[in-house]
RNA sequence: GAACAAACGCUGGCGGCGUGCCUAACACAUGCAAGUCGUACGAGAAAGUUGGCUUCGGCCAAUGAGUAAAGUGGCGCACGGGUGAGUAACGCGUGGAUAAUCUGCCCUUCAGCGGGGAAUAACCCAUCGAAAGGUGGGCUAAUACCCCAUAACACUGUUUUACAACUGUCAAACAGUCAAAGAGAGCCUCUGCUUGCAAGCUUUUACUGAAGGUUGAGUCCGCGUACCAUUAGCUAGUUGGUAGGGUAAUGGCCUACCAAGGCGACGAUGGUUAGCUGGUCUGAGAGGAUGAUCAGCCACACUGGAACUGAGACACGGUCCAGACUCCUACGGGAGGCAGCAGUGAGGAAUCUUGCGCAAUGGGGGAAACCCUGACGCAGCAACGCCGCGUGAGUGAGGAAGGUCUUCGGGUCGUAAAGCUCUGUCAGGCGGGAAGAAAUGCAUGGAGGUGAACAGCCGCCAUGCUUGACGGUACCGCCAGAGGAAGCACCGGCUAACUCCGUGCCAGCAGCCGCGGUAAUACGGGGGGUACAAGCGUUGUUCGGAAUUAUUGGGCGUAAAGAGCGUGUAGGCGGCUGGAUAAGUCAGAUGUGAAAUCCCUGGGCUUAACCCAGGACGUGCAUUUGAAACUAUCCAGCUCGAGUAAGGGAGAGGAAAGUGGAAUUCCUGGUGUAGAGGUGAAAUUCGUAGAUAUCAGGAGGAACACCGGUGGCGAAGGCGACUUUCUGGCCCUAUACUGACGCUGAGACGCGAGAGCGUGGGUAGCAAACAGGAUUAGAUACCCUGGUAGUCCACGCUGUAAACGAUGUUCACUAGGUGUUGGGGGUAUUGACCCUCUCAGUGCCGCAGCUAACGCAUUAAGUGAACCGCCUGGGGAGUACGGUCGCAAGAUUAAAACUCAAAGGAAUUGACGGGGGCCCGCACAAGCGGUGGAGCAUGUGGUUUAAUUCGAUGCUACGCGAAGAACCUUACCUGGGCUUGACAUCCAAGGAAUUGUCCAGAGAUGGAUGAGUGCCCUUCGGGGAACCUUGAGACAGGUGCUGCAUGGCUGUCGUCAGCUCGUGUCGUGAGAUGUUGGGUUAAGUCCCGCAACGAGCGCAACCCCUACAUUUAGUUGCCACCAGAUAACGCUGAGCACACUAAAUGAACUGCCUGGGUUAACCAGGAGGAAGGUGGGGAUGACGUCAAGUCAUCAUGGCCUUUAUGUCCAGGGCUACACACGUGCUACAAUGGUCGGUACAAAGGGCAGCAAGCUCGCGAGUGCAAGCUAAUCCCAAAAAACCGGCCUCAGUUCGGAUUGGAGUCUGCAACUCGACUCCAUGAAGUCGGAAUCGCUAGUAAUCGCGGAUCAGCAUGCCGCGGUGAAUACGUUCCCGGGCCU
Repeated sequence: GAACAAACGCUGGCGGCGUGCCUAACACAUGCAAGUCGUACGAGAAAGUUGGCUUCGGCCAAUGAGUAAAGUGGCGCACGGGUGAGUAACGCGUGGAUAAUCUGCCCUUCAGCGGGGAAUAACCCAUCGAAAGGUGGGCUAAUACCCCAUAACACUGUUUUACAACUGUCAAACAGUCAAAGAGAGCCUCUGCUUGCAAGCUUUUACUGAAGGUUGAGUCCGCGUACCAUUAGCUAGUUGGUAGGGUAAUGGCCUACCAAGGCGACGAUGGUUAGCUGGUCUGAGAGGAUGAUCAGCCACACUGGAACUGAGACACGGUCCAGACUCCUACGGGAGGCAGCAGUGAGGAAUCUUGCGCAAUGGGGGAAACCCUGACGCAGCAACGCCGCGUGAGUGAGGAAGGUCUUCGGGUCGUAAAGCUCUGUCAGGCGGGAAGAAAUGCAUGGAGGUGAACAGCCGCCAUGCUUGACGGUACCGCCAGAGGAAGCACCGGCUAACUCCGUGCCAGCAGCCGCGGUAAUACGGGGGGUACAAGCGUUGUUCGGAAUUAUUGGGCGUAAAGAGCGUGUAGGCGGCUGGAUAAGUCAGAUGUGAAAUCCCUGGGCUUAACCCAGGACGUGCAUUUGAAACUAUCCAGCUCGAGUAAGGGAGAGGAAAGUGGAAUUCCUGGUGUAGAGGUGAAAUUCGUAGAUAUCAGGAGGAACACCGGUGGCGAAGGCGACUUUCUGGCCCUAUACUGACGCUGAGACGCGAGAGCGUGGGUAGCAAACAGGAUUAGAUACCCUGGUAGUCCACGCUGUAAACGAUGUUCACUAGGUGUUGGGGGUAUUGACCCUCUCAGUGCCGCAGCUAACGCAUUAAGUGAACCGCCUGGGGAGUACGGUCGCAAGAUUAAAACUCAAAGGAAUUGACGGGGGCCCGCACAAGCGGUGGAGCAUGUGGUUUAAUUCGAUGCUACGCGAAGAACCUUACCUGGGCUUGACAUCCAAGGAAUUGUCCAGAGAUGGAUGAGUGCCCUUCGGGGAACCUUGAGACAGGUGCUGCAUGGCUGUCGUCAGCUCGUGUCGUGAGAUGUUGGGUUAAGUCCCGCAACGAGCGCAACCCCUACAUUUAGUUGCCACCAGAUAACGCUGAGCACACUAAAUGAACUGCCUGGGUUAACCAGGAGGAAGGUGGGGAUGACGUCAAGUCAUCAUGGCCUUUAUGUCCAGGGCUACACACGUGCUACAAUGGUCGGUACAAAGGGCAGCAAGCUCGCGAGUGCAAGCUAAUCCCAAAAAACCGGCCUCAGUUCGGAUUGGAGUCUGCAACUCGACUCCAUGAAGUCGGAAUCGCUAGUAAUCGCGGAUCAGCAUGCCGCGGUGAAUACGUUCCCGGGCCU
């Protein structure tokens, strides 16, 4: 995707044609479903009506009527209808056979139908029984029954001829045997009686015998017809024969006797399941699945068995017996069979009316009329299926209202609606109204046949009459009027169709993948859309896709899959030539392959579905005629396949016996002394009772060093000292011989490492188990010391391995190159070599080809042929059960339930590794100084609290946001207030704005009371801008949440050298190449090479500072020369040389030299130079990573809040403190402390400021105050250093915490909670455990100075200069990073 006898959910207008218990072959109430014939027969009512009679009770007659009902008899009931339980079968299908058979009714032909007889039902009488039903006696008929006659072409027996040949057919002769039924109608020709009738005639129809036909049936045979081998052996009437019986008929169908057969791997026997077929569904087909409706066959009829009747049954609506069930009963006994049509109950997801009619078609009976017919024709119910139709059409933009979305502009539903103009299907109403009907029969007419006949009968023609369940249905006309008629599923991808809201891993969805954890196109709802449509979805089932069982049409080196190996049976397959046959094969013809269905062409219903007609198809089977290439069979040959013989050759091929040396261990003896063993380090162990070591001798077992080699041999397992014996296979060469003898191989048989088992030996070494010692968190291990089975031999068993080339065996073909082993030829040589050709093995590389790739590639995984084995998602499981084998262990054969959506192969990219290679970095190492211990400062965690606001959390949070929390800040807490609001815009009204005083209050705030009017325009009314107050609402506001919705910014890897692209090429592809490689560099820096060639972002350079110089400029800077002044000073004149300032320029580029290097890049050294190999420093941060950080800088989506999560105020808190951590400061002292003296910076800052100087104070500071908007004045003293004095190793003249007192400054205010000063106090601390940090040169260390923030507050941060080291062998290791693999 298609389909369905479907069911379920939602929905539902009409019609046509079909279909409708798939489950309980479960049980059934009720009605109907098989009768008919009086033209076979006997007998024969009643009601009613009419007439008569009557004692009025009734009786008789006629009619009803020869009717009903019953009976004898005939035919039918074996058909039609239902169901699929059984059946794996000659049941079915197909084709044959019957020379082994039957066939009622029907048709044709021939012959016949004569004579007689005895009964019996019905009926009557009697009687039994509840009933069903019977019994006895009596009467009677027939087309019922019986006998006799006649009869053959029949049947039986015997004989013979011809044909055929499997037992037969035809013909002839002889002997024997067998039949019948009448009924209806008419007539008088013949005969009889003479009216007419029948014994006569005619006719119709029955009946009998025989033959033939038709139709139907029986039996037999070939082929086909499900699954299981975890069913491998089955069989005594079994197989066959003889004789008999039986049947319509063959036959062990049955019986007796005889023989011992018969079936089976081409699947017997057993088990499971199943009606079979035409067909149906699907599929391109081949196939697969299926067997409703329709049709053919079979089987069955409550279950089992049996026969009777009959042409036919072992009989659905017959009989008998048994059983179960149901019903009736007077308990003695009886009745019943819906798998016929309706219908009921039950079961079930589920399947209809107790309808109408024999009008048609068909069937039974009948001469016929006619009767019967739940067959059938119709109707009813059900969207169950297929098909058709409709639910309106045109126009209509203010694109209405409304919904929904929105970027707020609009979009969309949407010409959709409304409105206007039309149409009239279906449904509704009214009216008309078919076809299906042709026969039969009757009547009339006509001609014909039969006949003696103008009779009757028979058949024919014409006319008229007669018959419709459906149904007043189909159809047609008219009326009215858009009126009554649309849903369902889906919208993440597959797969056509997207948004909003709700929800928040919940609720839920889901065919697969998968959605849902606060922005869900996936859940639920809304809007919109898509598909189909009176249906739409879901579920179930089948086929398809699925080449996913592969005949068409697959595979097995590594994905599942080659048996461990051989020998060989059946089977399969098989070389060259000739001949024969014709089984296969091919061609033609004939028969069959039912109809329906499918297909084609026509036709009929308005169309279609549906129906009808014709054609075609039917791949098959059978018969027959031919062909002879191929296969096959037979015959005859051949030699190339295969084999044999002859001559050579190599070899750890196998078996047995014997021999040998080296080594280990043990024993004995000697020498000798304290250790030896063993390990990463040890210990267990051995040793003073003498080990280990060493020498000599001996014992015993096992294994065979060197040679030794991708060398050899073997089928595989496997085989390694030497000698002998026995023995298998292989290779080469030239000839001879056999003549296809071949290949493979299900079963079968044999071999088969190691381990294991049994019996008996043997045991040196090694060594499962075991013991001990170590290791370890543990250590039932790895390591060590011991040690038993075992390993060895003999004889048996086992039968498995990663038994691997993970590659079955055989044959043929298809480029090469190069080793090696064995043999042979050529050439060459004295010879060994060398060269070359060839056969057989064994390796490597490689083309075509193959392969998913890896790879294979004459030793194929290439191209072909033959045969075998094996595979079909993973797990369960090579397991269970069963069988076989085994002493056991176990082996072999070998499932299912259940469960998962994967398991797996090869290759790619990246990452990781206590993988490898190369390289780098204060990464280690080498050094210097710290941290970790103390006190304090500061941040964090934790705890506490009304609050201790929030964020940052490994490196990359923690002196971080914060370049500075007493109020403010401030976001937190407590309390007091406000509600269009502290802030923005718009509107209305009023007022300019602004500013002062008083009262209440903690303040916010509230109240009272003054001052004061401006700017622009003006038509003088007023208006406008800005601001204030009041009011209404739109709105404001939020440091509320989400950094995992975001922008921006930032950190980190990392200033690491990387990250990519275009085109080309390679690869099925992911991807690769470039970017790898060889060198080199700080660098993907550069050079060389290269299927790559180029390019981009990074690196480097360009920018700034610094180091040198030159030029320009010369004040506020400078002062060498000159002059002046001073106590002194660039203080002044003059000057710009120097320094400095700040602009420009120069300078460094591996430029030069030597050596190395590939003549390269580059490296090492040198010269010159202020500087040398990126001189030093800064800025600069590729593609990306960490959902890294930040919604509290800012911006921003969504959510939340709106008399509060907003806003104002006071006070408090962010400063708490058992504790833990990070970062710092100060120290522990003598390289020091302290006192005094004396010297040298740089870079900055300064007007709400820096402040000289003077004064006061011990001091912090204070009072007065010059100068400076700064190269001019000030901060400003630089400090370490240097010189001198004291201290002398101590908790100190070290250290300064803490605390008491007294002050200063800032500020509205120093209580919580500032800094500083003075006096006093004088804690811990004597160099710091494990661990850990920084630094490679003007660096570390050390010393001071400045600035931002700031009223005040710096041990923090950002800068500045002074003094100024040590060390780097080196890359093994730790950490991080880069490249290749």
The prediction has a mean pLDDT of 85. Small-subunit ribosomal RNA from an uncultured bacterium, 1381 nucleotides, folded computationally. The sequence is in RNAcentral, with records from Greengenes and SILVA. Its Rfam family is "Bacterial small subunit ribosomal RNA".